[in-house]
RNA sequence: CGGGGUGUAGCGCAGCGGUAGCGCGCUUCGUUCGGGACGAAGAGGUCGCCAGUUCGAUCCUGGCCACCCCGACCA
Numbered sequence: 001c002g003g004g005g006u007g008u009a010g011c012g013c014a015g016c017g018g019u020a021g022c023g024c025g026c027u028u029c030g031u032u033c034g035g036g037a038c039g040a041a042g043a044g045g046u047c048g049c050c051a052g053u054u055c056g057a058u059c060c061u062g063g064c065c066a067c068c069c070c071g072a073c074c075a
Stems, first nucleotide, its partner, number of pairs: 001071007010024004018055001026042005048064005
């Protein structure tokens, strides 16, 4: 420098045009002498950033940023 992939809740991931969910974790309550386990309820997300297309974008298009892989170049 070129090509490809991945960026979604604290962590791991799903969703791939119609106003975002699952597991673990967290909080509260119940149960227990207490804890764990179990049960119930709940909080938590400008979907990496900026534009564009569209009635509507996490999803499509362009640019940029970060990380990973491959190749090239230099030493």